[in-house]
RNA sequence: CAAGUUCUUCGGGGUCAGUGAAAAUCUGAGCCGGCGGUUAGAGUCCGCGACCCGACUAGCUGCUCGCAAGAGCAACAGAUCUUUGGGCAACCAAAGGGCUGGGUUAGGCGGUUGAGCUGGUGAAAUUCCAGCACCGACGGUUAAAGUCCGGAUGGGAGAAGAACGAG
Numbered sequence: 001c002a003a004g005u006u007c008u009u010c011g012g013g014g015u016c017a018g019u020g021a022a023a024a025u026c027u028g029a030g031c032c033g034g035c036g037g038u039u040a041g042a043g044u045c046c047g048c049g050a051c052c053c054g055a056c057u058a059g060c061u062g063c064u065c066g067c068a069a070g071a072g073c074a075a076c077a078g079a080u081c082u083u084u085g086g087g088c089a090a091c092c093a094a095a096g097g098g099c100u101g102g103g104u105u106a107g108g109c110g111g112u113u114g115a116g117c118u119g120g121u122g123a124a125a126u127u128c129c130a131g132c133a134c135c136g137a138c139g140g141u142u143a144a145a146g147u148c149c150g151g152a153u154g155g156g157a158g159a160a161g162a163a164c165g166a167g
Base pairs, nucleotide, nucleotide: 001167004164005163006162007161008160009159010158015029016028017027018026030147031146032136033135034048035047036046037045043134044133052111053110054109056107057106058105059104060103061102062073063072064071065070076101077100078099080097081096082095083094084093085092086091116132117131118130119129120128138150139149140148
């Protein structure tokens, strides 16, 4: 110096007016922009993350998060065994046990996942400058949401630091 291992911390922004019974959702005008990369700086280039879907694997059987208070999803179906009670019997009822499906959580995998052009400068820019554009998960809501509320006190690409440290 350093592959790697462990741990700690950090890790998403943004509104006013008008109309109306009702809108931070419509209309008008604003505002916002995660992470890595890229000959030079990116919401729109190349990838990644978040939301959603699928099969698979694993844990549990209510699962998970949270110190707690509490919160999210679920709160169903089937046969079977045991005990007790009823019945002549077939069978019925109650309680309990595990099983299968299902549920839930996690993991990696697969799928899905929006949008930029023109000119200028330059060795180099769809990244800078100028002009004109465009995009934005799901659920909720007296009325349709990038901007309000919620899942989320979650997850997270990754960033910084500390210890150890093959070589």